[in-house]
RNA sequence: GGGCGUUUAGCUCAGUUGGUUAGAGCGCUGCAUUCACAUUGCAGAGGUCACCGGUUCGAAUCCAGUAACGCCCA
Numbered sequence: 001g002g003g004c005g006u007u008u009a010g011c012u013c014a015g016u017u018g019g020u021u022a023g024a025g026c027g028c029u030g031c032a033u034u035c036a037c038a039u040u041g042c043a044g045a046g047g048u049c050a051c052c053g054g055u056u057c058g059a060a061u062c063c064a065g066u067a068a069c070g071c072c073c074a
Stems, first nucleotide, its partner, number of pairs: 001073007010026004019057001028044005050066002053063002
């Protein structure tokens, strides 16, 4: 230098080949349970879907560019 892949909650990851409100597990907070802790149950907070443009009535999803990380080639 070239090619491919990944980037979504604090962490690990889904998200059906564009459609009504973006989700799960763990973690965190509160309540109940307990003498207390743990466990369990219920509720809740937490997201610019890496960034910037474009296409579209509508984009996490499609297109172009940029960045970070990983693999391969030179």

Predicted 3D model of a 74-nucleotide RNA (transfer RNA) from a Minisyncoccota bacterium. The source organism's lineage runs through Bacteria, Bacillati and Minisyncoccota. Its mean pLDDT, the model's own confidence on a scale to 100, is 81. It was read from a public genome assembly. It matches the Rfam family "tRNA". Rfam links the family to the GO term triplet codon-amino acid adaptor activity. Rfam classes the family as a transfer RNA.